[in-house]
Context: one part of a larger RNA
Order: sequence, then C1' cells, then structure tokens
RNA sequence: CGGUUAGUGUGUUGAGGGGCGCUGGUCUUAGUACGAGAGGACCGGACUGGACGGCCCGCUGGUGGAGGAGUUGUGGGGCGACCUGCAGGCUCCGUAGCUAUGGCCGGAGGUCAGAACCGCUGACAGCAUCUAAGUGGGAAUGACCCCCCAAGAUGAGCGCACUCACAGCUUUAGGCUGGUAAGCCCCCCGGGAGAUGACCGGGUGAAGCGGUCGCAGCUGCAGGCCGGGUGACCGGUACAGGCGAGCGACGCGCACGGGCGAGGG
Repeated sequence: CGGUUAGUGUGUUGAGGGGCGCUGGUCUUAGUACGAGAGGACCGGACUGGACGGCCCGCUGGUGGAGGAGUUGUGGGGCGACCUGCAGGCUCCGUAGCUAUGGCCGGAGGUCAGAACCGCUGACAGCAUCUAAGUGGGAAUGACCCCCCAAGAUGAGCGCACUCACAGCUUUAGGCUGGUAAGCCCCCCGGGAGAUGACCGGGUGAAGCGGUCGCAGCUGCAGGCCGGGUGACCGGUACAGGCGAGCGACGCGCACGGGCGAGGG
C1' cells in the first nucleotide's frame, strides 16, 4: 500500500508453528524382604545439589567520562585566599540504570496411544498355544496437559462498543468528486520502547516532560569566621557543604500546528 465486502476502536478463539523435556546425592521405609554369613533391596515418602533455561536487582559484587572528596605539575581569574582549565592528569568512594559471580522460578504430576516384553480368554488342531476373532498391562518415547507466537487460517473466524443513513456530477455503474463522523496519521512533549522505522504514554477538557521545593540516597565535615600552633596544620561553628538519573509535592514553564478518513445495507 492493497485484501479480509460500510468505516472505526477494543477484546478474544486457536488451525498451525515454536519452546520446555536432563540428572546426582542424602535421609526414611529398613539393617526390613532376601541371604548360612558377608552383604543388602523393590515399592513408596522427604530433603538437598549440578548443568541448562526464563525472569529480576532487595542482598553480595562489577560498572557507573551524572556526582562527592583528596592530590601532583602547569595555566587563567591582578596578588593572598578561593574557584577553575588541561584526551577521566592521578587516587578513593558511589545513586539510578545495565549487570553475574548475586536472587527467584522451571523441567512436577496426570490422561491417551503404544515398542520390545508380560498376560487373560481362545480355536484352526477335543490337547497345547498372548492371536487367528476378542481383551488387559507395558519405556526417559509420541499426542495432550505447561509456556510463547498465531485469522495472509485468502477457509482472511468470533464478541463488545463507536460513527452515521451526506452534498454535487454522471457514460446510472454497489461510478467519480467534495466536505465530514467515529477514528487515525503527520507534528510536538516524553518513555524500563528503540540503530532508523516500529511499540507505549501524553499534547491545555492536560499532571507527559522540564522547573522549583521536600525526602530517600551518595560524598564525608565546605567557604568564611573564631580558637590553638613559628609552621605544615589542628580544633570549633558543623552528621557540615555539595550533589541528588530514585520517590513525592507544587501547578511555574513547554506540548505550536497540519492532514487523512464511511455513506454499504
């Protein structure tokens, strides 16, 4: 973009496809059955691991060129003080986010079919025989049950809700054009979404983003002043100052504009 037989929005069914599928150890039953003894179970129950997979960041850590502090050399702000630049100068710490080595969960169980195999009944063949008719059981396997995708499943499914029953032209054809409806798109503000598209939220009838304020949280006690010391420096004011991707409050700022879109029954 076209189709799905009016146009929309939203919710679903599941044809079909994909995923998963593993296993150890310990305890118990029970030192029981069995066995002369040595030894030592089936069946059933409970707990705990490994590897693999999915999700997550409260914990343990990593990263964290947002952030805080210290400090070398050399510049700048006239000088001191203080602030600040220099491929993160170097060092320590670290929120959010992203993460594994960290955390949680999963492969349980059941039903059906059924291999080898084990049976029941049973003739051909008065016996015997699981088989010829019939019938029961039976593997980590197959199908379903669990998770994901899914109506281009052209066989295009189904439910609910919304929008109307226009106008002009016409070779009257479920034709063409125009303005609209519900709604949608572009655009704008954003996002645990993202290479770009896409997806999700918001756009004044608004709490979406920013801002301001507050609080978690990070750094670790600012500058100045006062006191002490010849001084480097120390103490006090002061759990300070700075920051704050997280959580909230306020409602201060920014969300301007443009277009498309049924008239079938």

A computed fold for a 265-nucleotide part of an RNA from a Chloroflexia bacterium, annotated as large-subunit ribosomal RNA, domain VI. NCBI's taxonomy places the organism under Bacteria, Bacillati, Chloroflexota, Chloroflexia. The RNAcentral record of the full RNA draws on ENA. The coordinates come from a structure-prediction model, not an experiment, and the mean pLDDT is 87.